The prediction has a mean pLDDT of 78. The RNA shown here (Fluoride riboswitch aptamer (crcB RNA motif)) has 62 nucleotides and comes from an Acidobacteriota bacterium. Taxonomically the source falls in Acidobacteriota (Bacteria, Pseudomonadati). It was read from a public genome assembly, where an Rfam model found it.
RNA sequence: ACAAGUUUCGGCGAUGGAGUCCGCCUCAACCGCCUUUCCAGGCUGAUGACUCCUACCUCAAC
Numbered sequence: 001a002c003a004a005g006u007u008u009c010g011g012c013g014a015u016g017g018a019g020u021c022c023g024c025c026u027c028a029a030c031c032g033c034c035u036u037u038c039c040a041g042g043c044u045g046a047u048g049a050c051u052c053c054u055a056c057c058u059c060a061a062c
Stems, first nucleotide, its partner, number of pairs: 010025004016053006032043004
């Protein structure tokens, strides 16, 4: 100096925030689905899971 492994910190899990749990990553984890040669068009959900808040959508009542 390079490579591999372990540990700590940290980061990530398709659109916001908080808590708990789970999983993943060490510059990687992660970056939704369908149709189409390309261009382009269409669809679901604010969660990885649960609870709450905010935003959005539908229905009903006042």